RNAcentral holds the sequence, with entries from ENA and SILVA. This is a predicted structure of a 1574-nucleotide RNA (small-subunit ribosomal RNA) from an uncultured bacterium.

RNA sequence: AGAGUUUGAUCAUGGCUCAGGAUGAACGCUGGCGGCAUGCCUAACACAUGCAAGUCGAACGAGAGUAGCAAUACUCGAGUGGCGAACGGGUGAGUAACACGUGAGCAACCUGCCUUACACAACGGGAUACCUACUGGAAACAGUAGUUAAUACGGUAUAAGACCACAGUACCGCAUGAUACAGUGGUAAAAGAUUUAUCGGUGUAAGAUGGGCUCGCGGCGCAUUAGCUAGUUGGUGGGGUAACGGCUCACCAAGGCGACGAUGCGUAGCCGACCUGAGAGGGUGAUCGGCCACAUUGGGACUGAGACACGGCCCAAACUCCUACGGGAGGCAGCAGUGGGGAAUAUUGGGCAAUGGGGGGAACCCUGACCCAGCAACGCCGCGUGAGGGAAGAAGGUUUUCGGAUCGUAAACCUCUGUCCUUGGUGAAGAGGAAGAGACGGUAGCCAAGGAGGAAGCCCCGGCUAACUACGUGCCAGCAGCCGCGGUAAUACGUAGGUGGCAAGCGUUGUCCGGAAUUACUGGGUGUAAAGGGAGCGUAGGCGGGUCGGCAAGUCAGAAGUGAAAAUUAUGGGCUCAACUCAUAACCUGCUUUUGAAACUGUCGGUCUUGAGUGAAGUAGAGGCAAGCGGAAUUCCUAGUGUAGCGGUGAAAUGCGUAGAUAUUAGGAGGAACACCAGUGGCGAAGGCGGCUUGCUGGGCUUUUACUGACGCUGAGGCUCGAAAGCGUGGGGAGCAAACAGGAUUAGAUACCCUGGUAGUCCACGCCGUAAACGAUGAUUACUAGGUGUGGGGGGAUUGACCCCUUCCGUGCCGCAGUUAACACAAUAAGUAAUCCACCUGGGGAGUACGACCGCAAGGUUGAAACUCAAAGGAAUUGACGGGGGCCCGCACAAGCAGUGGAGUAUGUGGAUUAAUUCGAAGCAACGCGAAGAACCUUACCGGGUCUUGACAUCGAGUGACCGCCCAAGAGAUUGGGUUUUCUCUUCGGAGACACGAAGACAGGUGGUGCAUGGUUGUCGUCAGCUCGUGUCGUGAGAUGUUGGGUUAAGUCCCGCAACGAGCGCAACCCUUAUGAUUAGUUGCUACGCAAGAGCACUCUAAUCAGACUGCCGUUGACAAAACGGAGGAAGGUGGGGAUGACGUCAAAUCAUCAUGCCCUUUAUGACCCGGGCCUCACACGUACUACAAUGGCGUAAACAAAGGGAGGCAGAGUCGUGAGGCCGAGCAAAUCCCAAAAAUAACGUCUCAGUUCGGAUUGUAGUCUGCAACUCGACUACAUGAAGCUGGAAUCGCUAGUAAUCGCGAAUCAGAAUGUCGCGGUGAAUACGUUCCCGGGUCUUGUACACACCGCCCGUCACACCAUGGGAGUCGGUAACGCCCGAAGUGCGUGACCUAACCCCUGGUGCAGAUGAACCGCGAGGGCAAGCGAACUUGUUUCGCUUGCAUUCGAAAAAAGGAUACGACACGGUUCGUAUGCAGCAGGGGGAAGGAGCGUCCGAAGGCGGGACUGAUAACUGGGGUGAAGUCGUAACAAGGUAGCCGUAUCGGAAGGUGCGGCUGGAUCACCUCCUU
Repeated sequence: AGAGUUUGAUCAUGGCUCAGGAUGAACGCUGGCGGCAUGCCUAACACAUGCAAGUCGAACGAGAGUAGCAAUACUCGAGUGGCGAACGGGUGAGUAACACGUGAGCAACCUGCCUUACACAACGGGAUACCUACUGGAAACAGUAGUUAAUACGGUAUAAGACCACAGUACCGCAUGAUACAGUGGUAAAAGAUUUAUCGGUGUAAGAUGGGCUCGCGGCGCAUUAGCUAGUUGGUGGGGUAACGGCUCACCAAGGCGACGAUGCGUAGCCGACCUGAGAGGGUGAUCGGCCACAUUGGGACUGAGACACGGCCCAAACUCCUACGGGAGGCAGCAGUGGGGAAUAUUGGGCAAUGGGGGGAACCCUGACCCAGCAACGCCGCGUGAGGGAAGAAGGUUUUCGGAUCGUAAACCUCUGUCCUUGGUGAAGAGGAAGAGACGGUAGCCAAGGAGGAAGCCCCGGCUAACUACGUGCCAGCAGCCGCGGUAAUACGUAGGUGGCAAGCGUUGUCCGGAAUUACUGGGUGUAAAGGGAGCGUAGGCGGGUCGGCAAGUCAGAAGUGAAAAUUAUGGGCUCAACUCAUAACCUGCUUUUGAAACUGUCGGUCUUGAGUGAAGUAGAGGCAAGCGGAAUUCCUAGUGUAGCGGUGAAAUGCGUAGAUAUUAGGAGGAACACCAGUGGCGAAGGCGGCUUGCUGGGCUUUUACUGACGCUGAGGCUCGAAAGCGUGGGGAGCAAACAGGAUUAGAUACCCUGGUAGUCCACGCCGUAAACGAUGAUUACUAGGUGUGGGGGGAUUGACCCCUUCCGUGCCGCAGUUAACACAAUAAGUAAUCCACCUGGGGAGUACGACCGCAAGGUUGAAACUCAAAGGAAUUGACGGGGGCCCGCACAAGCAGUGGAGUAUGUGGAUUAAUUCGAAGCAACGCGAAGAACCUUACCGGGUCUUGACAUCGAGUGACCGCCCAAGAGAUUGGGUUUUCUCUUCGGAGACACGAAGACAGGUGGUGCAUGGUUGUCGUCAGCUCGUGUCGUGAGAUGUUGGGUUAAGUCCCGCAACGAGCGCAACCCUUAUGAUUAGUUGCUACGCAAGAGCACUCUAAUCAGACUGCCGUUGACAAAACGGAGGAAGGUGGGGAUGACGUCAAAUCAUCAUGCCCUUUAUGACCCGGGCCUCACACGUACUACAAUGGCGUAAACAAAGGGAGGCAGAGUCGUGAGGCCGAGCAAAUCCCAAAAAUAACGUCUCAGUUCGGAUUGUAGUCUGCAACUCGACUACAUGAAGCUGGAAUCGCUAGUAAUCGCGAAUCAGAAUGUCGCGGUGAAUACGUUCCCGGGUCUUGUACACACCGCCCGUCACACCAUGGGAGUCGGUAACGCCCGAAGUGCGUGACCUAACCCCUGGUGCAGAUGAACCGCGAGGGCAAGCGAACUUGUUUCGCUUGCAUUCGAAAAAAGGAUACGACACGGUUCGUAUGCAGCAGGGGGAAGGAGCGUCCGAAGGCGGGACUGAUAACUGGGGUGAAGUCGUAACAAGGUAGCCGUAUCGGAAGGUGCGGCUGGAUCACCUCCUU
């Protein structure tokens, strides 16, 4: 990357099919190992059993167990409590949706556990499960009383940077509004445990994580779904929510969505990705990952940070289970597993070792998540089934031309190796850490040993498509993806051998993409192939002139965010490699934000005139509407003239007419149409428009450049117009004329032709809305050589007209480039570009059905599917054909002559018959043909009798001569018996010929197939054709040459020409005949009187030559070829005749001449014998003979040929016989002899027109000959008999000159048997104007739907079978809504007289605390003096700093050590007093708050009732359609298809179809006009 398939072939169009890849696959055959993945696509069907969510004793109180004497410790643990159970796991039913993807937003939100920060944790209180007791219950479970704890529950306090309310300031935001700050008031917390390490608790803020909501954009089909919507759209207000919102409610308004597809119906989880593809796309949505939805079906809420909750709750429904019948229990779309469904999909496995999750402080517990193992070739990847040597090319298989070839170095055999395998040994990583702990697993890996041992199939082999033979079968069985294969030689079926391909797989089937440019964005088309709307106006939309400026939506560029991971790609790394896996990078082509640019598009503003329009001046016209007028013609009426026909046709008839037609004259009536002009002339958007005049009116064109200033183009829907036919109402009606009637034609004739004739055609008004409504060509704009007509207008030039030049608008033809499959188109494009609209996607079914809309109806518009085929169709090519055309030829017609068809006979055939009548030949081109000769034989047929290696051939072994002769039986074949004889050659071994009998190989076949063949033959046709090479043209098939102008018998020749040459045919060369010459002459001949002899001139014979070539002359022709005429010549235009038969056609004929493949037969389909048949005979046909008579018959007598044959022969003469013939046998192997007489003819005679003196059939009698034999079944002779037939219907054959016609002769075959056949000569005509017609042929051209080629093709009804489908009285379902009824659970609301421990108030009593204040004590900020030193500068009685010292008291007398301190403010603390006040139990009662049972109400699922909608299945009957082998009836179409066809419409008819009206050419032929070319 292409290929096959429409055709005889070609190109293009166009469909169908194949080769590739993929797969959760399945099926068939087969199956060694390992690694990694994958495994209910169907019934979201039902589920037994086990497991899949628990944990915490460091929250709590009991209880049990173990240890201990005990305290106590440890373990277990129902219950309360906490956390989890909203994760993880499954499925894809629903969902067309903000569900998903992507990107934004929330100034409208929530967030347990986790992290960070700040702050806090005060005080008391009332219950309760478990438990005990009792009660109810079958159970599930429940109730009552009592008792107890908490990190369970409730209350109070405290509290801000939290929240709420109020009114501010600053600042930000597109808006609602937000943020910050300070103020006032109000609201709300907490839990402890303990091994003292910690773990928890509360509030607030922030983060992180996870969610909620909103929006832009994106991704299915149907318009035969076009209108939908009442909480619907919006507002105000209330409610509700974590939060916005009709989310909900009340009121108000009447909105909202929709052709940019609302609504409805159908289908569907979405995505990352996966498959395919060069890509763009198309398809898919398994595994892995993200999101969503669901958990038996439907509804509902509770708890909670989170659910309206798969392994929770309540209700309803279906189903299943338990039951004591009262009532209960359940939900595998978790992991295994079961049933079922299905073409189809696994173990009721191991482990928490790893990763992760829940709980716990932790140890640890749980985890069918997960990690592993099992099953399955379901997929991908890797490895192996051995390697090297080995030719006697073994055996065997297959095949064969019998030589061989092939499997095939393949095997055997020899030498090796050990991957996998088997056995044994060793033995991991995965395990972090202080240590322990490995399901996989004694696995992977490693080492050793063993032995080629255990390990290859599947499909295909006609083409596409790699790979061929044999046998079997015989349109059967079967194959097939398409084309197609199979009917006796199948590379196509089945098997075998061999080959090819792939390989632990290989094929098939299903599905998807590709190829398919076959929906075309990339990347198609519409004149004729499918396809331009019948035409216009115009809405939405799309597209749009020049110039300037602004903006920045599109566009372009930069940056930022996002685009999850995995996947893909690239590069590396790790498993021995690979699959697989890890890392890094790229990619994720998108979306959003932002910054910039301003050419183009867009948008806004300004401006311009060339697009468009208006004005002005002219102009042509069957443009439209209305009214009026006119003449010609047809018909009718009246009157006249006039008489027998008229009319019509291919020919006729119906019809009209003596009641006066037709014809003719005059007058009148009425309707319709407008001759000539008239023209590829004009006008109009198309349909269409034609006498004249008038009125009204539309458009075009030219000139001008005054005005407007893009106002334009196209145009889905929409509106209008729209031939003919048709419809409605009312008129009118001359002619014409569907239907109808009659006459013809015809097999029929519902037609064509004729005579009539009604609707209709005409008018007015209204419908219809279709045509081959066509240029089969949509509209608009621009550009791109020319030439030549024609219509209208303008300009130039000219005095002016014509002519000429130029220009604008129309309308034709030719033609270049270009285009096109070709034809063709070509400035009026089908060219080059642009914009918009319409339409197409194989043929049929079908412009049909259903639905919808329109119509009075007819019908129109829109417009499928099932099913079926592998084609249908276009253009062109070559043929063939035409009841197309042109030219030409032929005994083709015509002109003639003689026949056939009628009779009899002969012969062949058909048919019939038969035991058999053997077989073949079948239009011409079978039929006197094979058959040049059937009594037996032939002979192939039939009957009967016989044989089985055979009647015939070859082989090898044995015996023997064979033959012949005789007798017997028999129909004979044959059988039996007898007799005779021992062959030839020899190297003496034997060999050969012949015969016999036995066993085999084999013989044999006129059995089949001429449609398996060779060979031979017929025919077109002795027609002039059939081809090739090179070149050229055409995409190609092909064309050219070979056509054209002449000419010829001829493609014969000449000329011309993109052709130039050549071949097979034609012609010539051959034979014969006609003339002559030369040579030769016996058996021939005879100029020698005869014979012999001689001779070879003549006749003749037979060999070689000569001659004839349009060569010569003239005319015509193109100066050619040639034709015509003439001369000469025996012959003149291929002289006459023959042989000779191109490429091919007819599956022509022949298997029975012969040969031959295959098949069949083998005690018979072979062979032999006898007899019969091929010879039949109501009939039909062909071919001949003889006739029908006077151009004749008969008789008598006379003449002239050629070519043949002859030894198993011809036979003379003679003789016998009426004769056939007999007897005898001269001559002759033949130019010698014989057959052998030629006949017609001529002459004479007779017959005289008749069934005869024609004709001779038939029959009788008697014979002859051949032959074993003339019965079936021969020929001939004689005598007798004497049939049909008096010239032949329709039709049809032959022949053009030595021919037809006529006359005889001979030969082959052959014993005999021609009227046949093949030859021979004798006598010897007529006619041809000519090519109109019939037949055949050639050539050119034309049409074609034919190519098996007109004996073609092909249409419709009817009949039969099958298939799918429409309608259908109805019937049975399904779906989604709607209206009404009932109304569960449950939330909300209301009520709550009933119930209730915590809180509050009132009362009683107790206990505790106790503000402010007063008094006392404590604490101790701070402060002193002196000296020295230093610093600063203001140089001082300075300031600051540092150091030292000083006082009092205690202490032990002093000293020492050591300690303490005087005064003293505020605040704070303590003590005392105890007031106001506060707090807490307790007791009883009351009240309040709060909560609850109950009740009511709104909503509310299932359910019930109802009428419609949509949809499916089915149905008596019915309609058309499709398919089918040879059915029936016609012949409509294709050629002029025999009436040109087709379109629309109406009508009629068995059917194709016919007819009327209008239209088209996609009609042949001829003629005319116009135009064009040369």

Overview
Its mean pLDDT, the model's own confidence on a scale to 100, is 82. It matches the Rfam family "Bacterial small subunit ribosomal RNA". Gene Ontology terms of the family: ribosome and structural constituent of ribosome.